[in-house]
RNA sequence: GGGGUUUUAGCUCAGUUGGUAGAGCACAACGCUGGCAGCGUUGGGGUCAACGGUUCGACUCCGUUAAGCUCCA
Numbered sequence: 001g002g003g004g005u006u007u008u009a010g011c012u013c014a015g016u017u018g019g020u021a022g023a024g025c026a027c028a029a030c031g032c033u034g035g036c037a038g039c040g041u042u043g044g045g046g047u048c049a050a051c052g053g054u055u056c057g058a059c060u061c062c063g064u065u066a067a068g069c070u071c072c073a
Stems, first nucleotide, its partner, number of pairs: 001072007010025004019056001027043006049065005
């Protein structure tokens, strides 16, 4: 320098052909228990890496940029 791939909640990750963003763990409150632990219920938390384009509508499609991993030189 060129190719591929990944980027979504604090962490690990889903998100099916473009149509209201989710799970587990973690966190908070409450309940059960004599208590620790554990279990249950409820709740908070998101600029979907950034910018631009296409579209009535974009996490999803296209372009550029950034970062990580990987292959080639």